RNAcentral holds the full RNA, with entries from SILVA.
Large-subunit ribosomal RNA, domain II from a marine sediment metagenome, 688 nucleotides, folded computationally.

[in-house]
Context: one part of a larger RNA
RNA sequence: GCCAACGAGUUACUCGUAUGUUGCAAGGUUAAUCCCUUAAGCGGAGAAGCCGUAGCGAAAGCAAGUCUUAAUCGGGCGAUUGAAGUAACAUGCGGUAGACGCGAAACCGGGUGAGCUACCCUUGUCCAGGAUGAAGUGAGGGUAAAACCUCAUGGAGGUCCGAACCAGUGUGGGUUGAAAACCGCUUGGAUGAGGUGAGGGUAGGGGUGAAAGGCCAAUCAAACCCGGAAAUAGCUCGUAUUCCUCGAAAUAGCUUUAGGGCUAGCCUCGAGUUAAAGUGUAACGGAGGUAGAGCACUGAUUGGGCUAGGGCUGUCACAACGGUACCAAACCCAGACAAACUCCGAAUUCCGUAUACAUGUUUCUCGGGAGUCAGGCAGUGAGGGAUAAGCUUCAUUGCCGAGAGGGGAACAACCCAGACCACCAACUAAGGUCCCCAAAUGGUAGUUAACAGAGAAAGGAUGUUAAGUUGCUCUGACAACUAGGAUGUUGGCUUAGAAGCAGCCAUUCAUUUAAAGAGUGCGUAAUAGCUCACUAGUCAAGCGACUUGGCGUCGACAAUACUCGGGACUUAAACUACCUACCGAAGUUGUGGGAUUCUGACUUGUCAGGAUCGGUAGAGGAACAUUCUAUAUGCGCUGAAGGCAAACUGCGAGGUUUUCUGGAGCGUAUAGAAAAGCAAAUGUUGGC
Numbered sequence: 001g002c003c004a005a006c007g008a009g010u011u012a013c014u015c016g017u018a019u020g021u022u023g024c025a026a027g028g029u030u031a032a033u034c035c036c037u038u039a040a041g042c043g044g045a046g047a048a049g050c051c052g053u054a055g056c057g058a059a060a061g062c063a064a065g066u067c068u069u070a071a072u073c074g075g076g077c078g079a080u081u082g083a084a085g086u087a088a089c090a091u092g093c094g095g096u097a098g099a100c101g102c103g104a105a106a107c108c109g110g111g112u113g114a115g116c117u118a119c120c121c122u123u124g125u126c127c128a129g130g131a132u133g134a135a136g137u138g139a140g141g142g143u144a145a146a147a148c149c150u151c152a153u154g155g156a157g158g159u160c161c162g163a164a165c166c167a168g169u170g171u172g173g174g175u176u177g178a179a180a181a182c183c184g185c186u187u188g189g190a191u192g193a194g195g196u197g198a199g200g201g202u203a204g205g206g207g208u209g210a211a212a213g214g215c216c217a218a219u220c221a222a223a224c225c226c227g228g229a230a231a232u233a234g235c236u237c238g239u240a241u242u243c244c245u246c247g248a249a250a251u252a253g254c255u256u257u258a259g260g261g262c263u264a265g266c267c268u269c270g271a272g273u274u275a276a277a278g279u280g281u282a283a284c285g286g287a288g289g290u291a292g293a294g295c296a297c298u299g300a301u302u303g304g305g306c307u308a309g310g311g312c313u314g315u316c317a318c319a320a321c322g323g324u325a326c327c328a329a330a331c332c333c334a335g336a337c338a339a340a341c342u343c344c345g346a347a348u349u350c351c352g353u354a355u356a357c358a359u360g361u362u363u364c365u366c367g368g369g370a371g372u373c374a375g376g377c378a379g380u381g382a383g384g385g386a387u388a389a390g391c392u393u394c395a396u397u398g399c400c401g402a403g404a405g406g407g408g409a410a411c412a413a414c415c416c417a418g419a420c421c422a423c424c425a426a427c428u429a430a431g432g433u434c435c436c437c438a439a440a441u442g443g444u445a446g447u448u449a450a451c452a453g454a455g456a457a458a459g460g461a462u463g464u465u466a467a468g469u470u471g472c473u474c475u476g477a478c479a480a481c482u483a484g485g486a487u488g489u490u491g492g493c494u495u496a497g498a499a500g501c502a503g504c505c506a507u508u509c510a511u512u513u514a515a516a517g518a519g520u521g522c523g524u525a526a527u528a529g530c531u532c533a534c535u536a537g538u539c540a541a542g543c544g545a546c547u548u549g550g551c552g553u554c555g556a557c558a559a560u561a562c563u564c565g566g567g568a569c570u571u572a573a574a575c576u577a578c579c580u581a582c583c584g585a586a587g588u589u590g591u592g593g594g595a596u597u598c599u600g601a602c603u604u605g606u607c608a609g610g611a612u613c614g615g616u617a618g619a620g621g622a623a624c625a626u627u628c629u630a631u632a633u634g635c636g637c638u639g640a641a642g643g644c645a646a647a648c649u650g651c652g653a654g655g656u657u658u659u660c661u662g663g664a665g666c667g668u669a670u671a672g673a674a675a676a677g678c679a680a681a682u683g684u685u686g687g688c
Base pairs, nucleotide, nucleotide: 001688002687003686004685005684006683011097012096013095015094016093017092018091019090020089021088022087023086024085027051028050029049033045034044035043055062056061065077066076067075068074100238101237103235107228108227109226110225111224112223118202119201120200121199122198123197124196125195126194127192129161130160131159132157136153137152138151139150140149141148165189166188167187170185171184172183173182204220206216207215208214241623242622243621244620245619246618251264252263253262254261255260265372266371267369268368269367270366271365272364277362278359279358280357281356282355283353284352285351286350287349292344293342294341298338299337302334303333304332305331307328309327310326311324312323313322314321315320375400376399377398378397379396380395381394382393383392384391405416406415407414420593421592422591423590425589426588427587431583432582433581434567435566436565440580442579443578444577445576446575447574453569459554460553463551464550465549466548467547468546469545470544471543472542480538481537482536483535484534486511487510488509491505492504493503517532521530522529594613595612596611597610598609599608600607601606602605624677626674627673628672629671630670631669632668633667634666635665642661643660645658646657647656648655649654
């Protein structure tokens, strides 16, 4: 991992409550116990008690009233008769019990352990070999005597090297191991606080500990075993057949509350109310201070004017007066800001109406049963944040949640659209119609040339196209070419110089001219030189400047394949505008079938018509299967149950039949009772 078997809402109660059925009914009912009797049961007696028939009061008590109170002054709870209970059974839910099942870590009690290990006591035992050579002693020397020196002897030591023995330093292996701590190499101690045998001692909030929370039998921040005990678990996991109807919530308030609860909200089932019910649209009547706008208030605010006050400054001993391109109240003009400003002020929304139309109980009341209290995304309006977040907190609508189908390449939420079933039928939606790929290589008129379409801004640019404003132009424009572009004068000043061209000044004049600036650039030290404005000629038809729109261009940088889903596409298979046709879904229609519910009809279980039938948590309804019991009735060695397979049948859980197998029991109908349905619980046991 697979298979088989087992495996979770049960049972009890003089308990509560609701619904259903039955009996009796202003009553209903017995309990213990007793009697009779049977295979087991029944049957009879038994009114103690319980509930109801009357309430009010804390109570005494009173009573259709009573309590409060001095008081019938009022008020509370009752009565005022279309008043119904009670007992049993069944079912839903609740209560008390282990209470749907499995699951702690822990707590307490009583015991068992020191044959492992820690420490201690008693008594034994063990430590090859080698090295070093303390004290002491002897001899010699030495001394007044000592000290002291030398040589021997001697054999000390938590001494040295190193086996046994003990330990476990580093490393390699091993890591489903050969081993639940080992193997190889290496290493530390090895006469000591040494190693070790045997006997004995210390016990669980206790021991023991050269102290690591170490060790106390592969278990230790409190051992193990049994018991309290099915501890408790607001937590996790699991919780078993089918079909039908409806169908949520992720919110509010409170909570030692925030992943739990309680009440309300929202769902379901039953009963009642049937009216000016509810809801929608329209009309009418109201509410309001948002969007916008505005500056009349509150505040904030730019420029100008006017003008107090102040600053600076002039005259100035003081006083006084004057100036001011400084600051500035109030006032005036113009401009302009605000969630906590408003002279104003929508849309939507909300409330109301003996209005109209639509719908037809959807509303409301009472009662039984829930689930929900982590929500998410998108659009819109806001707060927080950085006018960040697949961010966060509200409001509001939709969707997902609990929603399948088509589109969007893929993609809970976007667009279209709400799936009862069947069909090799039709029409459409979004979106599409060259091929992948169903349908136009459709039509008309434009645009784009960028592989733009197929990602992006400020900003840049004789891209291209359309519209407009304006100037010049056959008395010849624009461009090009040819020629001129002069004189007073080198204007004045400045300057070393300044001559059109460093700089400054200026009625930047005047003359000759077809025209020519006291000069548009380049250039020189300054001149010179080149050039422009301006003019004529040649040529011959449009040429400039500006504004706005469309489509393009640059700006443009990321890691495996360039790439729009791909191939590919350029008067398009791109973009803009319009037109026609087609494709396209579980939408709609058609045909057939099923179910629920409402209405009507009658022949009372059928027909006709209408509507409905996505669905998680959850509520309600109807069934299937398994085992046993009762009653009735059957089958079976001429083959029961069980098994392999096939056919038929029921919406389904399932059922029936047949061949073969099997070899002794088993059905059907109607009721009843449950140890009553498995894929999951790191489920349990067994097998493979």
The coordinates come from a structure-prediction model, not an experiment, and the mean pLDDT is 85.